[in-house]
Context: one part of a larger RNA
C1' cells in the first nucleotide's frame, strides 16, 4: 500500500410538535392480588383535564348581546374565522392597565426535536487512590579486589666548609606528592568521521591514570519522595514529578472519521447580547404542516415629483492663491536728504483694478444613475398569493468584479455602501487559470446562433474593398505571465496655415562680391574681422563702416549681396497617425507554439464555423386541472439543510411456494428498471431457500496516520 472481516445517532425516563387509533366533559390507571401465562380480569390510591384572578386574606366567570365576513347557498343568511360590547380578578381615590372568560381533553402506539444519563465514534495533556520498583543510575555506609613502566628528586639524615654557639652553605643519602610521561583501569573531546534492526556499535584524535581514583558483592535511601561537587541531572531505553491498576467510556466550545437510492425546495458567513471573538442564544434567512381569505411583486415605455453629487464657477459667498497696475499715510520697518518740519524711495498693511489657479465641512449654477409617484404592457394569485401560527434546521471564519467612498507612500492592504456573480454552477470562450465574457445543465437526437473565431496544430475566408507599419512593430480585451514613461527623432503617412516660383523658386555650378577707406578712436600694431562709437556716400547687376576661418599687422579663404546655366516644385510653422530611441538580471524560452510582411494594424463589406443558450421531434419526473385519454407551467443546476417515495440484509408471526430430476454460495453472459437493486441461462457446488403480508432490528462502508489478519 493493497485484499478480506470488523467498525459510529442506541437505550430508559420525563418533556414537546405532529401523524395514527380508542373514549370523551371526562380520560387513564400505579403497585399488587388473580390465572398455566407478559392474555384477559380485579385494583379510583393517584395524574391531567373540567375556573381564573390575586403576594396574600379572599373573591369568582357570556346558558350566548351586536357588527363584518370565507366556503355554501344565495343578494342576505352564513359552521367556523375577525371586531365591539359585556362578564370574573388583581391594582387604582377615578380614569384607565394586567390576566382570565361563549368547553376538548386524555391515553396508547409511531415519529421529529429537546433535556438527564459514556449519549454518534476514535483522541490528550492532566488530578486523585492502592500498590510495584535503587538489577540503570545517584549517594552513602559493610567487606573485598585492581593501579606495567619510565621521569622529577619535599622533608629528614649523613660528610665537609663555617660560626663562640646557632644560622648558613656544598656534596651525598632519602624517596614526598589530589606531582610529571604513559600500560591496564576509567572517561567520551575531535573528527560534526564510519554505522545502525528508533535509541546501539565502531576507527581516529583526546583527557586522567596513588586518588575528590577505580571496581565486585553485600545493604540504605521511593514519587510532592529519594538522591544530586546543582545540568531540574538520575530514580530500569520512561522524569519540571516514575511505572501499573483503579476512578474511567475523566473532560475536550478542538481535530478526524460517520456506510443504499430517488425525487423537491433550499441557505448564511448579516444584526444584538454573552470572560463573547474557533463557541453559543435571540433576530434576519431556509424548509415542513397549519390557519386565514385577497391581493403579491418586480422589469420596460411614458409622464411627474423631490434633490444639491459628478462635472463646473470664481466682482455669486466662505477660505485658500500666480504675477502685475494704481491708491492710501497706515501716529509700521529700513534707506537717503535735510537743523528741524517733513519729503523721496523701498519693502510691510489696507484698498480698487487686471490676470494665474483651487477646496469633504465654498456654491451664481449643476446633469446622468439611483429614489418615489401615476398610467399602460408584462409575471405570480380561490388550483389560495402576500400575512400569520407552530415544528425542524444548517449558518453566525465568507472571498471576486464593477460602481463609490473612509485608512494606507503602497499591497493579491485594510473597514463601510449598492450591485453582479464564486461560496453551492456544470457548458462555451479567454493557451492553461472559484468568480472576466457568453451562457443557468430533466434525458435523447437534429438544427440556428452567442461569446469567440475561421494559414498548420485545430472546426471554419490563404475572403473582398481602401489605407498605415519595415520596427519580426506586432500577431494579448483586461488581471497574473512586469509595465514601458518623460523627452528626443530630416523615420514615413496625413491634415491645417503663411510664404516663394516658368516674369524660372529651392540645392548645385559658372561669374562677379569694387571705390572714398588702413572709417574715427584705442593700440607697439588694430588695415570689415582684440576693444569702444559710428555705420555715411559712391559705382553698380550686386556687394556689409562686414557672416566665419586666418595674419604680429597685412596678405589669403569664404559668407551676406548679384548675374547665368539648369528646369518644378520649394520653404516655415502647427497638430495628429504608425514606427524607432529611451528599454538593464541572474539554468535556455516564448505570440499557447509552428511560423507570418500579413496569418499585423487602422476603418469598411461579406460568408462560414462555434456551447448542456434557442428552436424542434420524442420520451421521463414535479405541481395544478382532468381524474380515462389528455392539457398547462416566463416547472426540473445545487453544497450545509428541511420535506417525501423507496431499495437491499438479518430475525419472527401468518398465508403460500421450491429443492438430490440439484437449494445456498461462486463464476460467465444475456436481460429489466431513473436508481438503490431485480430476473434468467450455463457451469460449479451438495442441502437447504424462497414469495406476499405484518412486525422487530447490534441492517447497508473508501476513508477514521482505523482495528485484526494475509499477500
Nucleotide at each position: 500500500g493493497c485484499c478480506a472481516g470488523g467498525g459510529a445517532g442506541u437505550g430508559u425516563g420525563c418533556g414537546u410538535a405532529c401523524g395514527u387509533g380508542g373514549c370523551a366533559a371526562g380520560g387513564a390507571u400505579a403497585a399488587u392480588c388473580u390465572u398455566a401465562a407478559u392474555c384477559a380480569g380485579a385494583g379510583a390510591a393517584u395524574c391531567c383535564a373540567a375556573a381564573g384572578c390575586g403576594a396574600a386574606a379572599g373573591c369568582a366567570a357570556c346558558a350566548a348581546a351586536c357588527c363584518c365576513g370565507c366556503a355554501g347557498c344565495a343578494u342576505g343568511c352564513g359552521a367556523g374565522g375577525g371586531g365591539u360590547g359585556g362578564g370574573g380578578u388583581g391594582u387604582g381615590a377615578a380614569a384607565g392597565c394586567g390576566c382570565c372568560u361563549g368547553u376538548a381533553g386524555u391515553c396508547a402506539c409511531g415519529u421529529g426535536c429537546g433535556c438527564a444519563c459514556g449519549a454518534u465514534c476514535u483522541g490528550a495533556a492532566g488530578c486523585u487512590g492502592g500498590g510495584c520498583g535503587a538489577a540503570c543510575u545517584a549517594u552513602u555506609c559493610c567487606u573485598g579486589g585492581g593501579c606495567a613502566a619510565g621521569g622529577u628528586g619535599a622533608a629528614g639524615c649523613c660528610a665537609g666548609g663555617g660560626u663562640a654557639a646557632a644560622a648558613c652553605u656544598u656534596g651525598g643519602u632519602g624517596g614526598a606528592g589530589g606531582c610529571c610521561u604513559g600500560c591496564a583501569g576509567g572517561g567520551g573531546u575531535u573528527c560534526u568521521g564510519u554505522g545502525u534492526a528508533c535509541a546501539a556499535g565502531c576507527g581516529u584524535u583526546c583527557c586522567u591514570c596513588u586518588g575528590a581514583c577505580u571496581u565486585g558483592g553485600g545493604a540504605a535511601u521511593a514519587g510532592g519522595g529519594g538522591u544530586g561537587a546543582a545540568a531540574a541531572g538520575c530514580c530500569a531505553a520512561u522524569c519540571g514529578a516514575g511505572c501499573c491498576c483503579a476512578g474511567c467510556a475523566a473532560u475536550a466550545g478542538c481535530a478526524g472519521g460517520u456506510u443504499c437510492c430517488u425525487g423537491u425546495c433550499g441557505a448564511a458567513g448579516u444584526u444584538g447580547g454573552c470572560c463573547g471573538u474557533a463557541g453559543u442564544c435571540a433576530a434576519a434567512u431556509c424548509u415542513c404542516a397549519g390557519c386565514a381569505g385577497a391581493g403579491a411583486a418586480u422589469g420596460c415605455u411614458a409622464g411627474g415629483a423631490a434633490g444639491g453629487u459628478a462635472g463646473a464657477g470664481a466682482u455669486a459667498c466662505g477660505g485658500a492663491u500666480u504675477g502685475g497696475a494704481g491708491g492710501u499715510u497706515u501716529a509700521g520697518g529700513c534707506a537717503u536728504g535735510g537743523a528741524a518740519a517733513c519729503a523721496u524711495g523701498u519693502c510691510g498693511g489696507c484698498u480698487u483694478u487686471c490676470u494665474g489657479u483651487c477646496c469633504a465641512a465654498c456654491u451664481c449654477c449643476g446633469a446622468a444613475u439611483a429614489u418615489u409617484c401615476u398610467a399602460g404592457c408584462a409575471u405570480c394569485g380561490a388550483a389560495g398569493a402576500a400575512g400569520c401560527u407552530g415544528g425542524g434546521g444548517g449558518a453566525c471564519g465568507g472571498g471576486g468584479g464593477c460602481g463609490c467612498g473612509g485608512g494606507g507612500u503602497a499591497a493579491a492592504c485594510u473597514c463601510a455602501c449598492g450591485u453582479c456573480c464564486c461560496g453551492a454552477g456544470a457548458g462555451g470562450g479567454g493557451a492553461a487559470c472559484a468568480a472576466c465574457c457568453c451562457a443557468g445543465a430533466c434525458u435523447a437526437c437534429a438544427g440556428u446562433u452567442a461569446a469567440g473565431g475561421u494559414c498548420c496544430c485545430a472546426a471554419a475566408g490563404u475572403a473582398c474593398c481602401g489605407g498605415u507599419u519595415a520596427a519580426g512593430u506586432g500577431u494579448u480585451a483586461a488581471a497574473g505571465g512586469g509595465c514601458g514613461a518623460a523627452a528626443a527623432g530630416u523615420g514615413u503617412c496625413c491634415a491645417u496655415a503663411u510664404c516663394c516660383a516658368c516674369a524660372g523658386a529651392c540645392a548645385g555650378c559658372g561669374a562677379g562680391g569694387a571705390g572714398g577707406u588702413u572709417g574715427g578712436c584705442u593700440u607697439a600694431g588694430a588695415a570689415g574681422c582684440a576693444g569702444c562709437c559710428a555705420c555715411c556716400c559712391u559705382u553698380u547687376a550686386a556687394a556689409a563702416a562686414g557672416u566665419g576661418c586666418g595674419u604680429a599687422a597685412c596678405a589669403g579663404c569664404u559668407u551676406a549681396c548679384u548675374c547665368g546655366u539648369c528646369a518644378a516644385g520649394g520653404a516655415u510653422a502647427u497638430g495628429g497617425g504608425c514606427c524607432u530611441u529611451g528599454a538593464a538580471a541572474a539554468u535556455g524560452g516564448a505570440c499557447g507554439g509552428g511560423g507570418c510582411u500579413a496569418a499585423a494594424u487602422c476603418g469598411g463589406u461579406u460568408a462560414c464555423c462555434g456551447a448542456u443558450a434557442c428552436u424542434g421531434u420524442a420520451g421521463g419526473c414535479u405541481u395544478u386541472c382532468g381524474a380515462u385519454a389528455g392539457a398547462a407551467a416566463u416547472g426540473c443546476a445545487g453544497u450545509a439543510g428541511g420535506c417525501a417515495g423507496g431499495c437491499g440484509u438479518c430475525c419472527u408471526g401468518a398465508u403460500u411456494g421450491g429443492g438430490u430430476a440439484g437449494a445456498a454460495g461462486u463464476g460467465u453472459g444475456c436481460u429489466u428498471g431513473u436508481a438503490a437493486a431485480g430476473g434468467u441461462a450455463c457451469a460449479u457446488g451438495g442441502a437447504c431457500c424462497g414469495a406476499u403480508u405484518a412486525g422487530g432490528a447490534a441492517u447497508g462502508a473508501g476513508g477514521a496516520u482505523c482495528c485484526u489478519g494475509g499477500c